[in-house]
RNA sequence: AUUAGCGCUGUUGGAGAGAGGUGUGGCGGCUGUCACACCCACCGAAGGGGCAAACCCAGAGGCCGAAGCCUCAGGGUGAAUCUCUCAGGUACCAGGACAACAGGGUUCCC
Numbered sequence: 001a002u003u004a005g006c007g008c009u010g011u012u013g014g015a016g017a018g019a020g021g022u023g024u025g026g027c028g029g030c031u032g033u034c035a036c037a038c039c040c041a042c043c044g045a046a047g048g049g050g051c052a053a054a055c056c057c058a059g060a061g062g063c064c065g066a067a068g069c070c071u072c073a074g075g076g077u078g079a080a081u082c083u084c085u086c087a088g089g090u091a092c093c094a095g096g097a098c099a100a101c102a103g104g105g106u107u108c109c110c
Base pairs, nucleotide, nucleotide: 005106006105008103009102010101011100012099013098018040020039021038022037023036024035025034026033027032041090042089043088047086048084049083050082054077055076056075057074059072060071061070062069063068
């Protein structure tokens, strides 16, 4: 210096599920809209929680006396687009995991 990785910014794409009911207030002016609260029904792709294999720790028993090996229960690390549905969401807008492109940032090895 470059590159895999990681994260930041911009552009583009981006699913699912009630335009639910009731009440209060604001705006507007005869019936709408917005916010909040409660109730019922749903969704999973902001965020968050949970876990498999594997590895590690120490305990009990066995192989046979050591090294070592095996079995059993316990603890720790441990993933997701899985799962939970806390949060969030269920017309449009907004948001949105993730992906592509572009830019610049950071670090390991060679």
Glycine riboswitch aptamer from a Pirellulales bacterium, 110 nucleotides, folded computationally. Rfam family: Glycine riboswitch aptamer. About the family: This family represents the bacterial glycine riboswitch. The family is grouped with related families in Rfam's "Glycine riboswitch clan". Of the family's consensus pairs, 90% are formed in the model. The organism belongs to Pirellulales, within Bacteria.